[in-house]
Predicted 3D model of a 693-nucleotide part of an RNA (large-subunit ribosomal RNA, domain II) from a metagenome.
It matches the Rfam family "Bacterial large subunit ribosomal RNA".
The prediction has a mean pLDDT of 83.
Context: one part of a larger RNA
RNA sequence: GUCUGCGAGUUAUUAUCAGUGGCCAGCCUAAGGUUCUCUGAACUGGAGGCGAAGCGAAAGCGAGUGUGAAUAGCGCGACAAGUCGCUGGUAAUAGACCCGAAGCGGAGGUGAUCUACUCUUGAGCAGGUUGAAGCUGUGGUAACACACAGUGAAGGACCGAACUCGUGAAUGUUGAAAAAUUCUGAGAUGACUUGAGAGUAGGAGCGAAAGACUAAUCAAACCCCGUGAUAGCUGGUUCUCUCCGAAAUCGCUUGAGGGCGAGUCUUGGGUAAGUACUCGAAGGAGGUAGAGCACUGAAUGGCUUAGGGGCCCCACCAGGCUGCCAAAACCAAUCAAACUCCGAAUACCUUCGAUCUCAUUAACCCAGGAGUCAGGCUGCGGGUGAUAAGAUUCGUAGCCGAGAGGGCAACAGCCCAGACCAUCAGCUAAGGUGCCUAAAUAUGAUUAAGUGGAAAGGAUGUGACUUUGCUUAGAUAGUGAGGAUGUUGGCUUAGAGGUAGCCAUCAUUUAAAUAGUGUGUAAUAGUUGACUCAUCGAGCGAGGUCGCGCCGAAAAUGAUUGGUGAUUAAAUCAUAUACCGAAGCUAUGGAUUGAUAGAGUUUUCGAACACUAUCAGUGGUAGGAGAGCGUAAUCAGUGCUGUGAAGCCGAACUGAAAAGGAUGGUGGAGCGCUGAUUAGUGAGAAUGCAGAC
Numbered sequence: 001g002u003c004u005g006c007g008a009g010u011u012a013u014u015a016u017c018a019g020u021g022g023c024c025a026g027c028c029u030a031a032g033g034u035u036c037u038c039u040g041a042a043c044u045g046g047a048g049g050c051g052a053a054g055c056g057a058a059a060g061c062g063a064g065u066g067u068g069a070a071u072a073g074c075g076c077g078a079c080a081a082g083u084c085g086c087u088g089g090u091a092a093u094a095g096a097c098c099c100g101a102a103g104c105g106g107a108g109g110u111g112a113u114c115u116a117c118u119c120u121u122g123a124g125c126a127g128g129u130u131g132a133a134g135c136u137g138u139g140g141u142a143a144c145a146c147a148c149a150g151u152g153a154a155g156g157a158c159c160g161a162a163c164u165c166g167u168g169a170a171u172g173u174u175g176a177a178a179a180a181u182u183c184u185g186a187g188a189u190g191a192c193u194u195g196a197g198a199g200u201a202g203g204a205g206c207g208a209a210a211g212a213c214u215a216a217u218c219a220a221a222c223c224c225c226g227u228g229a230u231a232g233c234u235g236g237u238u239c240u241c242u243c244c245g246a247a248a249u250c251g252c253u254u255g256a257g258g259g260c261g262a263g264u265c266u267u268g269g270g271u272a273a274g275u276a277c278u279c280g281a282a283g284g285a286g287g288u289a290g291a292g293c294a295c296u297g298a299a300u301g302g303c304u305u306a307g308g309g310g311c312c313c314c315a316c317c318a319g320g321c322u323g324c325c326a327a328a329a330c331c332a333a334u335c336a337a338a339c340u341c342c343g344a345a346u347a348c349c350u351u352c353g354a355u356c357u358c359a360u361u362a363a364c365c366c367a368g369g370a371g372u373c374a375g376g377c378u379g380c381g382g383g384u385g386a387u388a389a390g391a392u393u394c395g396u397a398g399c400c401g402a403g404a405g406g407g408c409a410a411c412a413g414c415c416c417a418g419a420c421c422a423u424c425a426g427c428u429a430a431g432g433u434g435c436c437u438a439a440a441u442a443u444g445a446u447u448a449a450g451u452g453g454a455a456a457g458g459a460u461g462u463g464a465c466u467u468u469g470c471u472u473a474g475a476u477a478g479u480g481a482g483g484a485u486g487u488u489g490g491c492u493u494a495g496a497g498g499u500a501g502c503c504a505u506c507a508u509u510u511a512a513a514u515a516g517u518g519u520g521u522a523a524u525a526g527u528u529g530a531c532u533c534a535u536c537g538a539g540c541g542a543g544g545u546c547g548c549g550c551c552g553a554a555a556a557u558g559a560u561u562g563g564u565g566a567u568u569a570a571a572u573c574a575u576a577u578a579c580c581g582a583a584g585c586u587a588u589g590g591a592u593u594g595a596u597a598g599a600g601u602u603u604u605c606g607a608a609c610a611c612u613a614u615c616a617g618u619g620g621u622a623g624g625a626g627a628g629c630g631u632a633a634u635c636a637g638u639g640c641u642g643u644g645a646a647g648c649c650g651a652a653c654u655g656a657a658a659a660g661g662a663u664g665g666u667g668g669a670g671c672g673c674u675g676a677u678u679a680g681u682g683a684g685a686a687u688g689c690a691g692a693c
């Protein structure tokens, strides 16, 4: 991992609600007892309980009563029938749907064969090195001291095996091993190592102290018990179909991943108007968008002018100038969520109306049962943020959540559209129609960039429209020629000759030619333009608006409009007409829910059941409600079975599903069906449990 089996809302009591039944102003017995056909029944038993009357703290009064001075008002009552069973829903108390802690407690127990320390009694330490004290000898001293030589053998001495340890590394890491192996290393006569025996224990021991160790377990061992501790947490929770169908919000919370009340869903009962909703009309309240500057503020320029600064003047007082700062007023032009002289659209409220339009719907009340309190994206209106975020936080609408189908290549939230079932029928939506791939043609334009299939910005791309200038009295471009003289203008300067700079910028000859538009030289020179003529012969410039393109364009495995590919398109814009295209709509058949109507059957007269027709429905998580299938057992009835029961294998066929099941084989003794009752009643999941492989 697979297979098989097991595996989770139970039981008791009490309460409440619904259904159903007995009796009924009453209803019921409990324990106990008696009897019997005795693991159950019948009878008895009224102790007691609930109800039939309440109100008040109570005295008490009583369909009333309390308050009160009150014959008032107000509060609670009266004017609705209960009670006892059975079944079901739910709650409370219990382990309370199942599994799961870490933990807490026990004057309960077991452990020191591991390990810590201690006690008693034993054992062990190759070999080598060093050579303390003391002693002896010699020298030496007044005597010591002291020196040298020898002897001697000390030491938590040295090197290094056994032994003990475990420094570094490698291997090992489902190991040879739940801590080792190999190499390397530390101590190795000591606070050494070790055998045997013994002692100390769980808030206790022991500890050269690391919270270390106390049997692979230690910030409180192990076993048992309280114990099914508790778990606002995680996981799991077993057959089918039908009807309806949420929430992720508000308030409070030692509250924030939990709860309670409300909101929202469902089931039953009830209320009542053509009421709620929708649309139309009329009437309202409002201060948003926008706009504005009349207020409050902000902010720019001007004008005017207080106040100040600077300069001048001045004994003081005064005075003058100002190109500086600037209040208030005025003029012009602006800005505002916390400004408003103004002021919408929507939305909201009220009234009236709309063929009975919405609609056999919604709303409201009572009662039973819930789930939900992490929401998400998109569009629109805002806040926070950086007018960042698949960000966050409000409002509003939609969708997802709980929604399948078609489109967007693929893609919860976008676009279209809401799946009862069947059909080898039709029409459409969004979106599409070269091929992949169902379906297309025509007309008129644009684009040349594979643009389509990235921005600011930049540019003789190109099309359309438009303004303006020049032009057969010859434009524009090209080519040929000229482009001169006074003069090297004056100044400046080393120089300044059109051409460093400053000033002026005239005149002449001319078809035209500047006291010079650039390049150039040290300065000249050279070259070029303006300007003119000739040649040529018809358009040439400068702007604006719009359409489509171009550049801008660099990322890490091989590229991409989905691919292929496509250029009067298979791109883009526009027009027209077709077609394709969904679980949408239609058609035909069928199922089912609700409503209405009809005519039947039954009836406890409340209604229930089956049939037909019409209309409206039938996506669905949490969840509510309903109807069924199957398993085991019991009772009653009725059947099958050695002419072959159950079980097993295979399986036609039947039913909307859970399911049922002929015939055949195997098997060899029990088993069905109908009605009722009861439950250890349904398996794929729980890192589920046991077994097998």
Stems, first nucleotide, its partner, number of pairs: 001693006011094013026050003032044005054061002064076004097236002100233001104226003108223003116200009125190001127159003130155001134151006163187003168183004202218001204214002239628006249262005263372002265369007278354007290342001291340002296336003300332003305326001307325002309322004375400010405416003420590004425586003431580003434564003440577007457551002461548010478535005484508003489503003514529001518527002591618008600609003629682001631679010647666003653660002